[in-house]
RNA sequence: CAACAGACUUAAAUUAAUUUGAGUGCCCUAUGCGAAAGGAUAGGAGUAGAACUGCUCAAAAACGGGGAAACCUUUAAAAUGGCAAUCCCGUGCCAAGCCUCGAAAAUACAACGAGGAAGGUGUAGAGACUUUACGGGCAGCAGCUAAGGUCCUCGAACUACGCUGAAGAGAAAGUCCAGCCCACAAACGCCUGAGGG
Numbered sequence: 001c002a003a004c005a006g007a008c009u010u011a012a013a014u015u016a017a018u019u020u021g022a023g024u025g026c027c028c029u030a031u032g033c034g035a036a037a038g039g040a041u042a043g044g045a046g047u048a049g050a051a052c053u054g055c056u057c058a059a060a061a062a063c064g065g066g067g068a069a070a071c072c073u074u075u076a077a078a079a080u081g082g083c084a085a086u087c088c089c090g091u092g093c094c095a096a097g098c099c100u101c102g103a104a105a106a107u108a109c110a111a112c113g114a115g116g117a118a119g120g121u122g123u124a125g126a127g128a129c130u131u132u133a134c135g136g137g138c139a140g141c142a143g144c145u146a147a148g149g150u151c152c153u154c155g156a157a158c159u160a161c162g163c164u165g166a167a168g169a170g171a172a173a174g175u176c177c178a179g180c181c182c183a184c185a186a187a188c189g190c191c192u193g194a195g196g197g
Stems, first nucleotide, its partner, number of pairs: 001006001008023006024048003027044005033038001052140006062091006071082002092121003098116005125177001127176005141165004148159003151155001180197003184193002
């Protein structure tokens, strides 16, 4: 902040109220791109006001690989080991929309096929299924700028093919299955694997 609820997001520890890690926006500084608005990267110390609406798509979901904080274990302290929020790479695959070609008869349109860009998958707790958005596409609305263009007006004028409208999907909302108990193996330990209930 009328009251209640809540106090940007996410994960973990602890055992009850705190702490820690990661991420997002706002403010400041520096460098580069840009006409500008802006945007990218890095740093600093603060901070959490705001972050729109409609329609549409639901496919692929594969095989490999490189990192990782906090935390747990060990230790005098570390390293090692473990778990893991998560950051990615190669090849392959992919719905709707966009671009090019097949492609001529016909300026075409639509359907089909192939390729390309962007994006996705890979990337849950081992995973299965349905839905959907904080995802892809199209449009609208709101705000900012005005290179170029416009004006019988030359202005702090009008105009967007330019920007902004955060992150949370490394499972989001759910339903299953796991997670639970027993006991085996392995290990110094943390932990892990395969079984039975």
The RNA shown here (Group I catalytic intron) has 197 nucleotides and comes from an uncultured Alphaproteobacteria bacterium. Its Rfam family is "Group I catalytic intron". The family has 12 seed sequences and 5,602 matches in Rfam 15.1. Rfam describes the family as follows. Group I catalytic introns are large self-splicing ribozymes. On this family, see Cech, Annu Rev Biochem 1990: "Self-splicing of group I introns". The sequence was found by an Rfam model in a public genome assembly.